Glycine riboswitch aptamer from a soil metagenome, 80 nucleotides, folded computationally. It matches the Rfam family "Glycine riboswitch aptamer". Its family is annotated with glycine biosynthetic process in the Gene Ontology.

[in-house]
RNA sequence: GUGUGGGAGAGUCCCCGUCCUGUCGGCGGGGCGCCGAAGGGGCAAACUCCCCGGAACCUCUCAGGCGCGCAGGACCACGC
Numbered sequence: 001g002u003g004u005g006g007g008a009g010a011g012u013c014c015c016c017g018u019c020c021u022g023u024c025g026g027c028g029g030g031g032c033g034c035c036g037a038a039g040g041g042g043c044a045a046a047c048u049c050c051c052c053g054g055a056a057c058c059u060c061u062c063a064g065g066c067g068c069g070c071a072g073g074a075c076c077a078c079g080c
Stems, first nucleotide, its partner, number of pairs: 001080006011032001013031007033066003039062001040060003047053001
């Protein structure tokens, strides 16, 4: 790297539009709130004469994600 398996967190809260004869409900958009485990950014000590450099599951939340399901998913196990 690849195949298989496992794999979390966080609102269907409000508004608008649309579908349905209407309600329930579904879908789309917006607002606010929230999550951190795709990605991305930031930093410590040791080390060094000094400077530079210097990690993450820490931190930020740009991106991404937050009804069910699908997909994604750091990381882990086994095989190649």